[in-house]
Context: one part of a larger RNA
């Protein structure tokens, strides 16, 4: 020196494994006492609809009712001439303008008789005086009951009429209807506006662990959590309460007619093993707190403290205890009683009722109105108490990795492999093969929990395409045991070098199948790989079926359709070049 390779510094091109690439404060989830769009038998309301009432708007009948002015009849307890309605004055008063009495009709009727109306008759009739609680329908007045007529109002039904009022150029038709009008009910998604609970091992469905109570957990003060275990309350009783007195209970033995394991008697033993209103548990109780009887209303009225509710401080209803005062109830008293032996059985404003209560204020007086105290009813169980349905895949804001869905990470029930002992199968014989119960592991490739990473965003199933790993080995290689005579094989042992394929259904992974093969092995690698491809499937908007929903709309039911975007700066890697 040349040549070819390589290592290093650069330098062109391409690739698209990384930069949890870059874009877009995630459209799924979930939250907000955020919004919208639909819906309806959500809740409030208004349109319109429809009924009635007043007024616009007036006449005249009929029929029922109702009220009332005149005028008219009727009103029998017993006694007692007799059919006495009630009070009050009074000693007269009715009659030729027609009394007694007689005839006819009507009508009431307690069958005694009243009473009207004709007509006939021609002078008399009826109180006072006697009986009777009350005296005369002799008379005058006002009133009470029932009926009858005249008349007048209202009211409800009904036929009519024309002058308000509508139609029409008129003529004429409608007509107190219609139509407007104002109040009241009814309807009322047509329309408007609002709501739409909280806990939660994501939400949702389901519970209610949302207001109390007892036990355990609770780790020997006390307090203490979970959708922790096992249970219970939302009353009930005028006695089941208050007090004096007596008594003893479950249960066992013996003996007794029906009677029996039990029935109701009689004796003995019986320290709580019965009972406690109920309902749950704990705790309490024998001359009783338990099981009788007697009076009784303390389950009363007003004050006052205190505990709990509520373990820094502050907190109500409600519950609970202790006093004072005056009266009360038992009891001979001592003393016991502010409900039930104790610990669940419960509720605010604000409206509205009650009250042998009280105050204020308006009216001139009364009766009223209106407001307030004090007590005490009726609710809010989401229980310290808004007045409240659904859907949204058409949907939107604002946020969360406080919180699901893929993925990671844990963890390893489940799954996958193994081991250990070996009942038993295998003619006998546990281990050639197969092996039950039970007990012990490993792996991180199923399915689950758990919510630690990610919601100002890691593109999500299969396929295509490429590379590489692991062995727990399908096949080829070594080797060993056999229920291994060769041959095929069953089980096991080293072992990852290489090889593990074409088809058919179906989005599939899986599975099934079909002809072959020495064999058609199972797994990782963000369920490898979408800045590398599809886009069949999932999981937008259309549509439609079944199926649910009154409906809007809804389905790990279903069919059919349905935008895949990025220029490569660093790294990494290929091809190429220059020193």
């Nucleotide at each position: 020196c040349c040549g070819u390779g390589g290592a290093c510094u650069c330098c062109c091109a391409c690739u698209g494994g990384g930069g949890u690439g870059a874009g877009a404060a995630g459209a799924c989830c979930c939250c907000g006492u955020g919004g919208a769009g639909c819906u309806u038998u959500a809740c409030a309301a208004c349109a319109g609809u429809c009924u009635g009432a007043g007024g616009u708007u007036g006449c005249u009948g009929u029929u029922c009712g109702u009220u009332u002015u005149g005028g008219g009849a009727u009103g029998u307890a017993g006694a007692g001439u007799g059919u006495a309605g009630g009070u009050a004055g009074u000693a007269g008063g009715c009659u030729u303008c027609g009394a007694a009495g007689c005839a006819u009709a009507g009508u009431c009727g307690c069958u005694a008789g009243g009473u009207u109306a004709u007509g006939u008759g021609g002078a008399g009739c009826c109180g006072g005086c006697a009986a009777u609680g009350u005296a005369a329908c002799a008379c005058u007045a006002c009133c009470c009951a029932u009926c009858c007529u005249c008349g007048a109002g209202c009211g409800a039904a009904u036929c009519g009429c024309u002058u308000a009022c509508c139609c029409g150029a008129a003529a004429g038709g409608g007509g107190a209807c219609a139509g407007g009008u104002u109040c009241a009910g009814a309807u009322a998604g047509g329309u408007u506006g609002u709501u739409g609970g909280a806990c939660u091992g994501g939400g949702g469905c389901g519970g209610u662990a949302c207001g109390c109570g007892c036990c355990u957990g609770a780790a020997a003060a006390a307090a203490u959590a979970u959708c922790a275990g096992g249970c219970g309350c939302g009353c009930c009783c005028a006695a089941a309460g208050g007090u004096u007195u007596g008594c003893u209970c479950a249960g066992g033995a013996a003996g007794g007619u029906c009677a029996g394991a039990a029935a109701u008697c009689u004796u003995c033993c019986g320290u709580c093993g019965a009972g406690u209103g109920c309902u749950a548990a704990a705790a309490g109780c024998a001359a009783a707190a338990g099981c009788a009887a007697g009076c009784c209303u303390g389950a009363a009225a007003g004050g006052a403290u205190u505990u709990u509710u509520c373990a820094a401080a502050g907190a109500g209803c409600g519950a609970a205890a202790u006093u004072c005062u005056g009266g009360c109830g038992c009891g001979a008293a001592a003393g016991c009683g502010u409900g039930g032996u104790u610990u669940a059985g419960c509720g605010a404003u604000c409206c509205u009722c009650u009250g042998u209560g009280c105050c204020u204020c308006u009216u001139u007086g009364g009766u009223g109105g209106a407001g307030g105290c004090c007590a005490g009813g009726u609710c809010u169980g989401a229980c310290a108490g808004a007045g409240a349905a659904g859907u949204u895949a058409c949907c939107c804001c604002g946020g969360g990795g406080g919180u699901a869905a893929c993925g990671a990470a844990g963890u390893g029930g489940u799954a996958g492999c193994g081991g250990g002992u070996g009942a038993g199968a295998g003619c006998c014989c546990a281990u050639a093969u197969c092996g039950a119960c039970c007990c012990c592991g490993c792996u991180g490739u199923u399915u689950g929990c758990u919510g630690u990473c990610c919601c100002g965003c890691c593109g999500u199933c299969g396929a295509c395409u490429c590379u590489u790993g692991c062995c727990a080995u399908c096949c080829u290689g070594g080797c060993u045991g056999u229920g291994c005579a060769u041959a095929a094989g069953c089980a096991g042992c080293c072992a990852a070098g290489g090889g593990u394929g074409g088809g058919g259904u179906u989005g599939u992974u899986c599975a099934c199948c079909c002809a072959u093969u020495a064999a058609a092995g199972g797994c990782g690698a963000a369920c490898g790989u979408g800045a590398g491809u599809u886009g069949g499937g999932u999981u937008u908007a259309g549509u439609a079926c079944g199926u649910c929903g009154c409906g809007a709309g809804a389905c790990a039911g279903u069919a059919u359709g349905g935008u895949u975007a990025c220029u490569a700066c660093c790294u990494a890697g290929u091809g190429g070049g220059a020193g």